A computed fold for a 1567-nucleotide part of an RNA from Planctopirus sp. SH287, annotated as large-subunit ribosomal RNA, half A. Its Rfam family is "Bacterial large subunit ribosomal RNA".
Context: one part of a larger RNA
């Protein structure tokens, strides 16, 4: 190490709670504001902050009313000063105060009035002024103007998403709409606005996706009214005297037409939506409000036990567990000085007002209706398209008139535009008061339960957390002890394991202590068996912990034909985390009713809480058939059916709720996109541009011009000097970023180190403006637009859509698939079919199996005189060609080609004269009672794979690919094949130390084997092929062989002839041609080697020897070579001569098969049958959370919650005990509802682990020593040495930050380690101005912009003004001083402005400010060098060292002086101060700004202040900034090697601001 078990310690689940927060109901109220809102800031307390509260009257003031004993808000206690029965604090109405920003307002616009007043004579327009009223802000809700897309349509364009999101304008407590030129239909109805219904109907509609009405009914609220206009009247103004015009009263107000005018009657009500006033109600503070005590446990009673009460109060809620009598309440009552009141009543004033009859023809809304073309809205997408509105044109009529009834006409009906008002009944909820929830319960509920729109992030719009709990009361632990603190350990208190990092306190993860175990042992870490030890609190039994040793055995999920796979996902724990709801549609299922069912909006009552009760409008059924008309138990079809189709009937079904399956429409199972459209925010980066600034060491080279010479008529040339030009040359500072290393979890989200290019220009750079998202900007890379660009970034449509990919959470039991086939812009995605389940029907010689019998077939084989075709041998000489001979013509030859005939052999998937096996049809019989069949609900599947056999492609290759047949896996374990989804055996209900087999096996590893004949010698067995071989076994054939063979050996192997040609040469052997003879046992015009050619050597062939089988070939079995890869690997190994291969025979092992025994479930009446399972049906049933009802335990303390547990049940799961939980709630039991069950979504939030005590600790400029303080020193503080930088790592000073500055005290935290120390932390101090810098002064770009133009709205432009440095414009120096400021304070001298006194004096048309670039002269400080004058140092030490070395020789003032000075002397020791104090002068060189000048071409802001004031006294001089900081204080997340404009900026060397060293001055870079 490793289990197990105990104590612990981490951590913040769990359980319980809640101040908070979701959703509702009933009422109120629906505004706030120039009398300054809404929302800030900034003050305000005795004390700092923060909330709360107020505003300089500032946690408050008057007052008037309620209340009665403390009080001075809270986090937050103490303290310090106060108030108060002469009534405080406190509550509720009034007044009064109310600082700044902010519509912000001294301004604008309107309306009305006055006054004034161009062009222009009256007017006018404009111009001043007064009064009123606007503006602004607000959640939704409403009404207008504009207005996407994403999606859907399986693409897409009309269409849809949507007239939606969002932008603008506007009103209200509501808003809009509204009193028919309406709806209808042959009958009618009476503004509108809303809910039910009608009805997903009629229609519209790439008639697709979708969209989607009206009439009518049922109901809620119910109100109706004014003008123009004819007619009088009155006064006005113009008149061309005809008349016109406008004010005001009056009439008048509608469709059966009405009104005026004429004419006739009647009348003092009636209504009210207007104004007021009074009572009554309400509202804004309060009051009153029954009734209970021992005794017990205990800290604590409310608990129990005894015994009373009350109740129009037993609703909540609080007191120290569980309280009707203890508090606060509650039922019931009771109340208001003053505000407010849209309620209810009265009254009061104001308005409002008849009827009739004829007549007359005076009115009755005009650039209107109508048409004509364009659109838009109507449900209606141009359609036949009405009705309604625009917009362009055009353009009526007046009741004898017009409009409408869905193109148009016509009868008829209905209604009266072209003007205006309108409550209610409906919509909303930022707000107040009450009350509820089968709503959460701190990872939930709002983002926010707390200092939450806080902290934090971003330029900005905007983004946006985490965080609740001691105890009854702090009764917060006196003392005591160890330490520096922090911590801890007594003690103390009902508990302290409630001790503040505090309730319960689980897991991960860290530790400590017993028991067994563990150093020869290889692996998913388990299971099985299983010895030792070791214990005994569900126990004595099959206990309980461990486990030597041995068998088996390759994780989980997802996707897959198929996953251990080296495919996917997950460190690990804990908590969130995903099929849900509404509304509808179908099926099934319980239920009510069936004299069919049922209500919907509403109404009504009610015990305020569940309800109940009316309401048949309407919708299902009840009757169907037909396109309809229609008809009707039947229709329809037909001229009409013997007919045929839906029907009816035979056969029971309707409805209406509630569960449950499933679909539509909503986001719709959950997480996920790139994107697309709107509206905003960005140019503090960076790209260009405007404006006003600023910067560039030093060296080079010498352009033009000029000049002097030389030339020419004159010039041109030309030579020398002079000049100093250049997108000139070298190089620093500045800019850039070619290159290489290093860096890559950096030092840095782009750098360092070393080189590199540019370096007076199309350059760099500061400030301050300018244009923006399909847009800007680009010397053009698609660059750059805040670390974001082939379309920024923020919020929004928005849960856009995702035929893709993840992931989808308790058990048990029954069956249980597909990977086809058909269409499909489809092929990894659907539909419909086949295949699964499930309910119900249905039971028939329906499906099925075996036989017999009848059938059709043209496959497989076959086959060629039987076609069609392809091949093909030998002839023929038939036609035609080709060729050749002849050629006048007839011909004649040639098998080359094609065709034909004859005659042999063959071949076919698209050949067949034939032609099976199987399959499949039909019937018949027997088997078997499984199944087959219909009907409805419900999937899932539509990626399949391997072998076998029959074929295509392919190469008769693939673990290739497409089919057919069938297994197997897929979704199947078990045996066997070593190990291996698809091969062989076999289908696992569940136990058994029971049997017998199946593949396959019997020598060990390992259950089980003997015998008999053969092969094999290769370790062949136990990878492989064409070829190849005197391997061997068997079985043939055929030659030669006792007349002597095969093979060795021994002799012979000649002659013509060197054969002829040819050849230089050729002789048996370069080639050709011929291949005879002869001699002989036998010998080639020559097999082979050889040679220039011979020559030689050999063979064939012959004889001798030997003495028996020899040669060649087929065909079977078994070996052998061929046989070469990459770690060691071709029996699993060991071995093995069989334990190998052939044949043969008897046995025996073997499995989750069969059997045997017992259990258990499921279907069946029962006998018996079954029970693997993956997508998928279907059933059964376990937990949690809440809800109501019933019942239950709890003081001998204990619910939930957690920790153990050997116990229970087939799971899920219970149950008891023990122990911690110390009051806070819970449990059963049978119902209901759901945010209902997690090991996996690169899943979220929070803790913990491994990497690991690893890397790293941020420029390798460097530190050492001693003293000092401290608990404590490498680091702080002093000293002595060393080092480093020195155009800086010094100094100043912009911009930016803001207290970091100084002094004291501290060390938790922050500082990459300490730390007495610090830019940490606490306290307390510090910034002084007429001249420094802004502002009261000027203008640049540019920004606003009165009036004004223009624009659906918001809004865009701009003129006068304004405003707005980076520039233009009075005035300061020099010492000294503090711990921290200083041109600011102080000394000391000096200056500007303006006032006021006095005096003096000229004038208005203008200048002036007022400006490049380069070069050049001049020239201030500064600094060096030499000299003059003072002063100090110096022999002691290894060395130098006398002609020497160092410091100073300054600064103010006219001057007199005075400071200062190197340095000495006293004292003093994180360093305060004080005395004394010598010279105390020239020369040269360098050379800013300014002035001056010269040349050059790109020709170089604007406005003010200034030029008439001067001099003399005296007097005034505001506001702002002033500390620190140039990098550890800015910007880069940092105490981050980076970036940040502009002034000085010493010496030596050196051309230099290069380099190297160094002053003065800083520093060693925080391990």
């Nucleotide at each position: 190490g490793g289990c197990a078990u105990g104590u612990g310690g981490g951590g913040g689940a769990u359980g319980u709670c809640u101040u908070g927060g979701c959703g509702a109901u009933a009422g109120a109220a629906g505004g706030c504001g120039a009398u300054g809102a809404a929302g800030g800031g900034c003050g305000u307390g005795g004390a700092a902050g923060g909330c709360u509260g107020c505003g300089a009257u500032a946690a408050a003031u008057c007052u008037g009313g309620g209340g009665g004993a403390g009080c001075u808000g809270u986090c937050a206690a103490a303290c310090a000063a106060g108030c108060a029965c002469u009534g405080a604090u406190c509550c509720c109405g009034g007044a009064g105060u109310u600082c700044c920003c902010g519509a912000a307002u001294u301004a604008u616009c309107a309306u009305a009035g006055a006054c004034u007043g161009a062009a222009u004579a009256c007017a006018u327009a404009g111009g001043u002024u007064u009064a009123u009223g606007a503006g602004g802000c607000u959640a939704a809700c409403c009404c207008a103007g504009g207005a996407a897309a994403c999606u859907g349509a399986a693409a897409c364009a009309u269409c849809u998403a949507a007239g939606u999101a969002c932008c603008u304008g506007g009103u209200g407590g509501a808003g809009a709409a509204g009193a028919a030129a309406g709806a209808a239909a042959a009958a009618u109805c009476g503004a509108u606005u809303u809910c039910c219904u009608c009805a997903g109907u009629a229609g519209c509609g790439g008639c697709g996706a979708g969209c989607g009405a009206a009439c009518g009914g049922g109901a809620a609220g119910a109100a109706g009214c004014c003008c123009a206009a004819a007619c009088c009247g009155a006064g006005a103004g113009c008149u061309u005297c005809g008349g016109c015009u406008g004010u005001c009263g009056g009439g008048g107000u509608u469709g059966u037409g009405g009104g005026g005018c004429g004419g006739u009657c009647a009348a003092c009500a009636u209504g009210u939506a207007c104004u007021g006033a009074a009572c009554u109600g309400g509202u804004u503070a309060g009051u009153g409000g029954a009734a209970c005590c021992u005794g017990u446990u205990g800290g604590a009673a409310a608990g129990c036990a005894g015994g009373g009460c009350g109740a129009c109060a037993c609703a909540g809620g609080g007191u120290g567990a569980c309280a009707g009598c203890c508090c606060c309440g509650u039922a019931c009552g009771c109340g208001a000085a003053a505000a407010c009141u849209u309620a209810g009543u009265u009254c009061a004033g104001g308005c409002u007002a008849g009827a009739c009859c004829u007549g007359u023809c005076c009115c009755c809304g005009a650039g209107u209706a109508g048409c004509a073309c364009c659109a838009g809205u109507c449900a209606c997408g141009u359609g036949g398209a009405a009705c309604c509105u625009g917009g362009u044109g055009u353009g009526a009529a007046u009741c004898c008139g017009g409009g409408a009834g869905g193109c148009c006409c016509a009868u008829c009906u209905c209604c009266c535009a072209a003007g205006g008002c309108u409550a209610a009944a409906u919509a909303c909820u930022c707000u107040c008061u009450a009350u509820c929830g089968a709503c959460c319960a701190a990872u939930a509920g709002u983002u926010a339960a707390c200092u939450a729109g806080u902290a934090g992030c971003g330029c900005g719009a905007g983004c946006g957390a985490a965080a609740g709990a001691u105890g009854g009361g702090a009764a917060g632990a006196a003392c005591c002890c160890c330490g520096g603190u922090a911590g801890g350990g007594g003690a103390g208190g009902a508990u302290a394991c409630u001790g503040a990092a505090c309730c319960u306190g689980a897991a991960a993860c860290c530790a400590c202590a017993u028991g067994c175990u563990u150093a020869c042992a290889a692996g998913c870490u388990g299971u099985c068996g299983g010895a030792g030890c070791u214990c005994u609190u569900g126990a004595a039994a099959u206990g309980a912990g461990u486990g030597a040793c041995g068998g088996c055995g390759u994780g989980c999920c997802u996707a897959u034909u198929g996953a251990a796979u080296a495919a996917u996902g997950a460190u690990c724990c804990a908590g969130c985390g995903a099929g849900u709801u509404g509304c509808u549609g179908u099926c099934g299922u319980u239920g009510g009713c069936u004299u069919g069912g049922u209500u919907a909006a509403g109404c009504u009552u009610u015990u305020c809480a569940g309800a109940a009760g009316c309401g048949a409008a309407g919708c299902c059924u009840c009757a169907g058939g037909g396109a309809a008309a229609c008809c009707g138990a039947g229709u329809c079809u037909u001229a009409a059916c013997c007919g045929g189709g839906c029907g009816a009937a035979a056969u029971u079904g309707g409805u209406c709720a509630g569960c449950g399956g499933c679909g539509g429409c909503a986001g719709a199972c959950g997480c996920g996109a790139a994107g697309c459209c709107c509206a905003g925010u960005g140019a503090u980066c960076u790209a260009c541009c405007c404006a006003u600034g600023a910067g560039c060491a030093g060296g080079u080279u010498g352009a033009a011009g000029c000049g002097c010479g030389g030339g020419u008529a004159a010039g041109a040339c030309u030579g020398c000097g002079u000049g100093g030009a250049g997108g000139a040359c070298c190089g620093a500072a500045c800019c850039c970023a070619c290159u290489a290393a290093u860096g890559u979890u950096g030092a840095a989200a782009a750098a360092u180190u070393a080189g590199g290019g540019g370096a007076u220009g199309a350059c760099u750079u500061g400030u301050g403006g300018g244009g923006a998202g399909g847009a800007g900007u680009a010397a053009a890379a698609g660059u750059c637009u805040a670390a974001u660009c082939a379309a920024a970034c923020u919020g929004g449509g928005g849960g856009a859509u995702a035929g893709c990919u993840c992931g989808u959470u308790c058990u048990c039991u029954c069956c249980g698939a597909a990977a086809u086939a058909a269409c499909u812009u489809u092929a990894g995605g659907g539909u419909u079919a086949g295949c699964c389940u499930c309910g119900g029907a249905g039971c028939a010689c329906u499906a099925c199996g075996c036989a017999g019998c009848g059938g059709g077939g043209g496959u497989a084989g076959a086959g060629a005189g039987a076609c069609u075709g392809a091949a093909u041998u030998g002839g023929c000489a038939u036609g035609g060609g080709g060729g050749g001979c002849u050629a006048c013509c007839c011909g004649c030859c040639u098998a080359c080609c094609c065709a034909g005939c004859c005659u042999g052999a063959c071949c076919a998937a698209a050949c067949u004269c034939c032609g099976a096996a199987u399959a499949c049809c039909g019937u018949u019989g027997c088997g078997a009672u499984u199944a087959u069949u219909c009907c409805g609900g419900g999937a899932g599947a539509u990626a399949g794979u391997c072998c076998g056999u029959g074929a295509g492609g392919g190469a008769u290759a693939a673990g290739c690919u497409u089919c057919a047949c069938g297994g197997u896996c897929g979704a199947g374990a078990g045996g066997g094949a070593a190990a291996c989804a698809a091969c062989c055996c076999a289908g696992a209900u569940c136990g058994c130390c029971a049997g017998c087999u199946a593949a396959g096996g019997u020598c060990c590893c390992a259950g089980a084997a003997c015998a008999a004949a053969g092969c094999u010698c290769a370790g062949u067995c136990a990878c492989a092929a064409a070829g190849g071989a005197c391997a061997u076994u068997a079985a043939g054939a055929u030659a030669c062989u006792g007349a002597g063979a095969c093979a060795g050996c021994c002799g012979g192997g000649a002659u013509g002839u060197u054969g002829g040609c040819u050849u230089a040469g050729a002789a048996g052997c370069a080639g050709c041609c011929a291949c005879c003879a002869u001699u002989u046992a036998a010998a080639a015009a020559g097999u082979g080697c050889g040679u220039a050619a011979u020559a030689g050597c050999u063979u064939a062939c012959c004889g001798g020897u030997c003495g028996a089988g020899u040669g060649u070939u087929u065909u079977a079995g078994u070996g052998c070579c061929g046989a070469c890869a990459a770690u060691g690997a071709a029996c699993g190994g060991g071995a093995g001569u069989a334990a190998g291969c052939u044949u043969u025979g008897u046995g025996c092992c073997g499995a989750a098969g069969c059997u045997g025994c017992g259990g258990g479930c499921u279907c069946g009446u029962a006998a018996g049958a079954g029970c693997g399972g993956u997508a998928g049906g279907a059933g059964a049933g376990c937990g949690u959370u809440c809800c109501g009802a019933a019942g239950g335990a709890g003081a001998u303390a204990c619910a939930a919650g957690c920790c153990a547990u050997a116990c229970c049940g087939u799971a899920a799961g219970g149950c008891g005990u023990g122990g911690u939980g110390c009051c806070g709630g819970c449990c059963u039991u049978g119902g209901g509802a759901a945010g209902u069950g997690a090991u996996u979504a690169u899943g979220c939030u929070g803790g913990a682990a491994u990497g690991a005590g690893u890397a790293a600790c941020g420029a390798u400029a460097a530190a050492a020593c001693a003293g000092g303080u401290g608990a404590g020193a490498a680091u702080c503080c002093u000293g002595u040495u060393c080092g480093c930088c020195g155009u800086a790592a010094g100094c100043c000073u912009a911009a930016g930050g803001u207290u970091u500055c100084c002094u004291g005290g501290g060390g938790a935290a922050g500082g990459u380690a300490a730390a007495u120390c610090c830019g940490c932390c606490c306290a307390g101090g510090g910034u002084a101005a007429g001249g420094c810098g802004g502002u009261u002064c000027c203008u640049u770009a540019g920004u606003u912009g009165a009036g004004g133009c223009c624009g659906a709205a918001a809004g865009g432009c701009g003129u006068a003004g304004a405003c707005g440095a980076u520039g233009g414009a009075a005035a300061g120096c020099c010492g000294g001083u503090u711990a921290a400021u200083a041109u600011u304070c102080c000394g000391g001298c000096c200056c500007c402005a303006c006032c006021a006194u006095a005096u003096c004096g000229a004038u208005a048309a203008g200048g002036g400010g007022a400006c490049g670039c380069u070069g050049u002269g001049u020239g201030a400080a500064u600094g060096c060098c030499a000299g003059u004058c003072g002063g100090g140092c110096g022999a002691u030490u290894a060395g130098a060292a006398g002609u020497g070395c160092c410091c100073g020789u300054g600064c103010c003032g006219c001057a007199a002086g005075g400071c200062c000075g190197a340095g000495u002397c006293c004292g003093u020791u994180u360093g305060a101060u004080g005395a004394c104090g010598a010279a105390g002068c020239u020369g040269u060189c360098u050379g800013a700004a300014g002035c001056a000048u010269a040349g050059c071409c790109a020709a170089g802001a604007a406005a003010a202040g200034c030029c008439a004031g001067g001099u003399a006294u005296g007097g005034u001089g505001a506001c702002c900034g002033u500390a620190c900081u140039a990098a550890a204080a800015c910007u880069g997340a940092c105490a981050c090697a980076g970036g940040u404009a502009g002034g000085c900026g010493g010496g030596g060397c050196g051309a230099g601001u290069a380099g190297c060293c160094u002053c003065a001055g800083g520093c060693g870079c925080u391990c």